[in-house]
Context: one part of a larger RNA
């Protein structure tokens, strides 16, 4: 000089930042991933009205479960583990890609279930078993096939789709049209997998290692090369240019330092990898071997009627433990963006926007400014003469920044809307699409900001003063009690120890350990 600091003493206001480096220790409690009713079938209740007291109507096709669809692999976390194609960087071929954008060719006819709901049953509970009925963008065949896949004697042949909803018109039908979707095939974008070059800690007080090992050939097998895996052949294959063993460690853009080479260093923020209580296995799916999915084991921890059963903060807050040492169980979707929806969204989002705590950093401003000597009074010192504190203070004018108090009061709202008009597309005054007007929408917050009021008023401390290094004298003690980064200081005049008076540095911080350079 620097920090993801820590401790001491202090302590007035903002702004922007940041904040478990140690137990990848366990975790109580809330919340973090849901939404579509324009796929589906089924559906209450209060309260209100009304009413022959029997029940009707509203609430409301609303809650609410269910079956299906998309998301749950994205967003947050974390750094255990990894010496590695893990990471930079650079090339490369044998790949796959929902949702999105181009282009194109289809959407035809059927059938069988089954959840929810009833009704029986077990169970303490989690839950589960039977029965009858029923819907779909749920399933299963059928039928078509441009183009796709496979074969192929290049004539051809066989494989394989799909699902509808919703508006508007009219001449009400085998109509016409909008709009979202389904299915096939091309092509792009974006995302992912794989392969290579070349760099990428320390140790030789590790010297060998290696049998699916290296390669080849059939075959398996993935979305794709490949000993990835299987057979059978050959005996390779790596190594002092450090193999193989071990120690240690996410890895970079960047950060710090330093004139520069170079050392260090990996916190916030951005890129990749890994992991999600420990270990393993797999399903669904375009994608996962899935943090808040399944299943097996184990450790632990909780409920049980002992028979069984739940749980996983390395998400956000929080608690306990460990530590020198690191925050609030806070507001909100208003803005950005995500997820779902055709839209609308009083949906959903601990991402993300803010508030709160820490002077933990950097930066800014404040604690006044001007006069004012009989150089007051007090401390200090002293040769007793005075010095000094010291224009310091009182006294006198002025001013009010920040804090206080009382008013007015934001950008952030682009955008999107359920209202109206006009243009565009059209057969249309549906529906898209484009402009504009009027109204709605803001957590932060009555905050920034701004005006007034009062009144110097509320707001300075810390380290040091022998040399190095800027700053001196007294007293106290007497190798004692102490100081110290180095050299040293203290045994009766200590500028080095204590305290005081006096200076120097820095300043809301100032000093001290550690720790890089």
């Nucleotide at each position: 000089g620097a920090a993801u600091c820590a401790c001491g003493c202090u302590u007035g206001c903002g702004g922007c930042g940041u904040g478990c480096c140690u137990a990848a220790c366990a975790c109580a409690u809330g919340c973090a991933a849901g939404u579509c009713g324009a796929g589906c079938g089924g559906g209450a209740a209060a309260g209100c009205c009304c009413u022959u007291c029997g029940g009707g109507g509203u609430a409301a096709g609303u809650a609410c479960a269910g079956c299906g669809g998309c998301g749950g692999a994205c967003g947050g976390g974390u750094g255990a583990g990894c010496a590695a194609c893990a990471c930079g960087u650079g090339a490369g071929a044998a790949u796959c890609u929902g949702c999105c954008c181009u282009u194109u060719a289809g959407u035809g006819a059927a059938g069988a279930a089954u959840a929810c709901u009833c009704c029986c049953g077990a169970g303490a509970a989690a839950u589960c078993g039977g029965g009858c009925a029923u819907a779909a963008u749920a399933c299963u065949g059928c039928a078509u096939a441009a183009g796709u896949c496979c074969c192929u004697g290049c004539g051809g042949g066989g494989a394989g789709a799909a699902a509808g909803a919703u508006g508007g018109c009219u001449u009400u039908a085998u109509g016409c049209u909008g709009u979202c979707g389904c299915u096939g095939a091309a092509g792009g974008a974006u995302g992912a997998g794989c392969u290579c070059g070349c760099g990428u800690a320390c140790u030789a007080u590790u010297a060998g290692c290696u049998a699916g090992u290296u390669g080849g050939u059939g075959g398996g097998g993935u979305a794709a090369u490949g000993g990835c895996c299987u057979a059978c052949c050959a005996a390779g294959g790596c190594g002092a240019u450090g193999a193989u063993g071990g120690u240690u460690a996410a890895c970079c853009g960047g950060c710090c330092u330093g004139a520069g080479a170079g050392g260090g260093u990996g916190u916030u923020c951005g890129g990749u990898c890994a992991c999600a209580c420990u270990g393993g296995a797999a399903c669904u799916g375009a994608g996962a071997u899935a943090c808040g999915g399944c299943c097996c084991a184990g450790a632990c921890u909780c409920c049980u009627a002992c028979g069984g059963g739940a749980g996983g903060c390395a998400g956000c807050a929080g608690u306990g433990g460990g530590g020198a040492a690191u925050c609030u169980u806070g507001c909100g979707c208003a803005a950005u963006g995500g997820g779902c929806g055709a839209a609308a969204g009083c949906c959903c989002u601990g991402a993300c926007g803010c508030a709160g705590c820490g002077a933990c950093g950097c930066c800014g401003c404040g604690u006044g400014c001007g006069g004012g000597a009989a150089g007051a009074a007090g401390g200090c010192c002293u040769u007793c003469g005075g010095g000094u504190u010291g224009u310091a203070a009182a006294c006198c004018g002025c001013u009010u920044u920040c804090a206080g108090g009382a008013g007015g009061g934001a950008c952030g709202a682009a955008g999107c809307c359920a209202c109206u008009c006009g243009g565009g597309u059209u057969a249309a005054u549906a529906g898209c699409c484009c402009a504009g007007a009027g109204g709605g929408u803001g957590a932060c917050g009555g905050u920034a900001c701004u005006u007034c009021c009062a009144g110097a008023a509320g707001a300075a401390g810390c380290c040091c003063c022998g040399g190095c290094u800027a700053a001196c004298u007294a007293c106290g003690u007497g190798c004692c009690a102490g100081c110290a980064g180095c050299c040293g200081c203290g045994g009766u005049a200590a500028u080095a120890c204590g305290u005081a008076g006096g200076g120097g540095g820095c300043a809301a911080g100032c000093g001290u350990u550690g720790u890089c350079c």